A computed fold for a 361-nucleotide RNA from a Chitinophagaceae bacterium, annotated as Bacterial RNase P class A. The coordinates come from a structure-prediction model, not an experiment, and the mean pLDDT is 77. Taxonomically the source falls in Chitinophagaceae (Bacteria, Pseudomonadati, Bacteroidota, Chitinophagales). Of the family's consensus pairs, 97% are formed in the model.
[in-house]
RNA sequence: GCUACAAGCCAGGCUAUCGCUUCUUAUUUAUUUAGGAGGAGGAAAGUCCGGACAGCACAGAGCAAUGCACCGGUGAAUAGCCGGGUCUUGAGAAAUCAGGAACAGAUAGUGCCACAGAAAAUAACUACCCUCCUUCGCCAAGGCUACGGAGGGCAAGGGUGAAAACGUAGGGUAAGAGCCUACGGCUUUUGAUGGUAACAUCAUUUGCGGGUAAACCUUGCAUGCUGAAAUGCCACAUAUACCAUCGCCUGAGAACGGCUCGUUCGAUGAUGGAGGGUAGGCAGCUUGAUUCCGAUUGGUAACUUUCGGAACAGAUAAAUGAUAGCCCACGACAGAAUCCGGCUUACGGCUUGUAGCUUUU
Numbered sequence: 001g002c003u004a005c006a007a008g009c010c011a012g013g014c015u016a017u018c019g020c021u022u023c024u025u026a027u028u029u030a031u032u033u034a035g036g037a038g039g040a041g042g043a044a045a046g047u048c049c050g051g052a053c054a055g056c057a058c059a060g061a062g063c064a065a066u067g068c069a070c071c072g073g074u075g076a077a078u079a080g081c082c083g084g085g086u087c088u089u090g091a092g093a094a095a096u097c098a099g100g101a102a103c104a105g106a107u108a109g110u111g112c113c114a115c116a117g118a119a120a121a122u123a124a125c126u127a128c129c130c131u132c133c134u135u136c137g138c139c140a141a142g143g144c145u146a147c148g149g150a151g152g153g154c155a156a157g158g159g160u161g162a163a164a165a166c167g168u169a170g171g172g173u174a175a176g177a178g179c180c181u182a183c184g185g186c187u188u189u190u191g192a193u194g195g196u197a198a199c200a201u202c203a204u205u206u207g208c209g210g211g212u213a214a215a216c217c218u219u220g221c222a223u224g225c226u227g228a229a230a231u232g233c234c235a236c237a238u239a240u241a242c243c244a245u246c247g248c249c250u251g252a253g254a255a256c257g258g259c260u261c262g263u264u265c266g267a268u269g270a271u272g273g274a275g276g277g278u279a280g281g282c283a284g285c286u287u288g289a290u291u292c293c294g295a296u297u298g299g300u301a302a303c304u305u306u307c308g309g310a311a312c313a314g315a316u317a318a319a320u321g322a323u324a325g326c327c328c329a330c331g332a333c334a335g336a337a338u339c340c341g342g343c344u345u346a347c348g349g350c351u352u353g354u355a356g357c358u359u360u361u
Base pairs, nucleotide, nucleotide: 001357002356003355004354005353006352007351008350009349010348012327013326014325015324016323017322018321020039021038022037023036024035025034026033041333045344046343048342049341050340051339052338053227054226055225056224060261061260062259063258065223066222067221068220069219070084071083072082073081074080085103086101087100088099089098090097091096104218105217109216110215111212112211113210125158126157128153129152130151131150132149133148137144138143166184167183168182169181170180171179185208186207190203191202192201193200194199231283232282233281234280242273243272244271245270246269253265254264255263290311291310292309293308294307295306298303
């Protein structure tokens, strides 16, 4: 100097003129006029996750369904974040650095593992061993026995494959095999030590195909739903006039994820059809689990305690701007719509740190 990653900060500024809009003060027939205080982000995006809030009259049970799944802490939260454990990925000789996990259970059961291969769990292609038959050959004439065939034993060697009956070594055997032994691997039982715990180390005990639950499933825990076009109120206007079905306490029907039971409400009523009127306004609407700065308590950290200070868009077809001059790091991605906490994605510049590369430019 360049590249990658991580963290923090900024996201144009100042002056002048004019314009839009919220609140407020005075004024006016009148948001008419004048003044004051404000006015789009770190992601406002995605609509992904969690909540606040509102509604369904009150309150249940079961099934199905959905979601979660190592331990602890933090947090309003089931979101997220922090720390640790186990397994694991990349770089490196190692130490270490940077990550990932859809982290309960495969001995409750049912499935699946293409192709290749004999076979993917009721294993036998080749090979090895034993017995018998046949027989080229050999011979000490008794026998041995190539190739081939039949029966039996076997899972050690070889082949196929991602994976082939736990691994290595030895003993043993007709040949072999956890058949036996030693050392290991995985699983199970119990104990000791350390730790809040998950777990780790050591010893002991039980057994031995493996993978897959991001296959069905099992276990444990949790769970009403809808959504600001929610919801509440006011004004104006009109036609429940008509049709059908069921009903009027011997109960039609209704009660906002599905079904069943149950509970409650319930009548000149309910459901459906066909038609008529309206489309205006107010609230919800922004002072909060709020944001930022400084000090301070506890904590490895995420966070947290206390004190002080500063700040605050509310449009409703949609305001938050335009012009001119100067400065500059020469402005990318991009525009609030009920609000808040997260996650993900897009992206320019400056500063700091870590790692790698280059080597007098």